[in-house]
Context: one part of a larger RNA
Molecule: small-subunit ribosomal RNA, central domain
Organism: uncultured bacterium
RNA sequence: UUGGGCGUAAAGCGAGCGCAGGCGGUCUUUUAAGUCUGAUGUGAAAGCCCCCGGCUUAACCGGGGAGGGUCAUUGGAAACUGGGAGACUUGAGUGCAGAAGAGGAAAGCGGAAUUCCAUGUGUAGCGGUGAAAUGCGUAGAGAUCGGGAGGAACACCAGUGGCGAAGGCGGCCUACUGGGCUUUAACUGACGCUGAGGCACGAAAGUAUGGGUAGCAAACAGGAUUAGAUACCCUGGUAGUCCAUACCGUAAACGAUGAUUACUAGGUGUGGGGGGUCUAACCCCCUCCGUGCCGGAGUAAACACAAUAAGUAAUCCACCUGGGGAGUACGACCGCAAGGUUGAAACUC
Repeated sequence: UUGGGCGUAAAGCGAGCGCAGGCGGUCUUUUAAGUCUGAUGUGAAAGCCCCCGGCUUAACCGGGGAGGGUCAUUGGAAACUGGGAGACUUGAGUGCAGAAGAGGAAAGCGGAAUUCCAUGUGUAGCGGUGAAAUGCGUAGAGAUCGGGAGGAACACCAGUGGCGAAGGCGGCCUACUGGGCUUUAACUGACGCUGAGGCACGAAAGUAUGGGUAGCAAACAGGAUUAGAUACCCUGGUAGUCCAUACCGUAAACGAUGAUUACUAGGUGUGGGGGGUCUAACCCCCUCCGUGCCGGAGUAAACACAAUAAGUAAUCCACCUGGGGAGUACGACCGCAAGGUUGAAACUC
């Protein structure tokens, strides 16, 4: 390479937008590049394959035939693919109408709690643990009452509830703003799908500069425990956690399950719409979009998956090919650094 795979055995890029490329709905007409077909030319001989013959046989040799091509020229066919032209509406998009949401980003506001500050009341303990001690406290702590400061997070509602491409998003209000859903079928008329490179996004930790710092808390210090205890437990505590701007670009970035489309029994919850029956309302029936559970066929090594597929198919992309060495070395690119991306071999089992 071929073939086979990718939930858990090796393997789905963390996730999106998108140039090239690949693939692409229905009808008519045309063309004839792909495709199919005829003829001619050529594809040396030997060899291979088939038939016949010659050495006593065979090997070997001789004769005949077949075969062999991304071939060239030329004639034809027009179903399919492609090209040109025209049309269509179901794919896609727009419009009208409606409703939901922790979607984003900015400003303002609120209450509870912790801590701290100053005061009142008040007196000997508080705190902490398995038990203690370090620590705090007669210079008046802890407790308690009201007052003030400041930072961070938003109890209940809260829900295998919602929204977002993923990361993720949760107090209230305001203006700004993205996306999806339903109904209708007015408009465009294939405008679509995927997507190597590329671009922008991307938790936490970390980095830079400047702020901020209540609580928590790597490092660090002390107290315990212990044979030791560079830990687990306790008392403290700095980076950090927060904000602004700029980097980093990784995670068990997980559904360990790429995107899109179509098809294939049911049952039962739940969120957002629409329609119908009925009504005061509910209930009930149908339907679309989401989100769960159970389950049949089918699939699967099993576990299990099962219309939100791991079923049946199609298109495009990424990736895998025994374990270790190793996500290492070297080189290259990126980064302020930390490091990241790409990514071997010797050797060994």